[in-house]
RNA sequence: GGGCCCAUAGCUCAGUUGGUUAGAGCAUCCGGCUCAUAACCGGAUGGCCCCUGGUUCGAGUCCAGGUGGGCCCA
Numbered sequence: 001g002g003g004c005c006c007a008u009a010g011c012u013c014a015g016u017u018g019g020u021u022a023g024a025g026c027a028u029c030c031g032g033c034u035c036a037u038a039a040c041c042g043g044a045u046g047g048c049c050c051c052u053g054g055u056u057c058g059a060g061u062c063c064a065g066g067u068g069g070g071c072c073c074a
Stems, first nucleotide, its partner, number of pairs: 001073007010026004019057001028044005050066005
């Protein structure tokens, strides 16, 4: 210098050809169970989806540029 992939909750990830309210597990908190703790069961809390623009009636999803991370070639 060139090419490819990734970025969504505190963490690990899903999100179907663009469509009604963005979900799961773990974690945290409360309650149940227990003599007690763990495990287990129930409930609650939590993200405008890396940034900026564009397309569209409508964007986490499509397009362009940028930022960060990973891999390959030279």

Transfer RNA from a Desulfarculaceae bacterium, 74 nucleotides, folded computationally. Its Rfam family is "tRNA". About the family: Transfer RNA (tRNA) molecules are approximately 80 nucleotides in length. Rfam classes the family as a transfer RNA. Taxonomically the source falls in Desulfarculaceae (Bacteria, Thermodesulfobacteriota, Desulfarculia, Desulfarculales). The sequence was found in a public genome assembly. Model confidence (mean pLDDT): 80 of 100.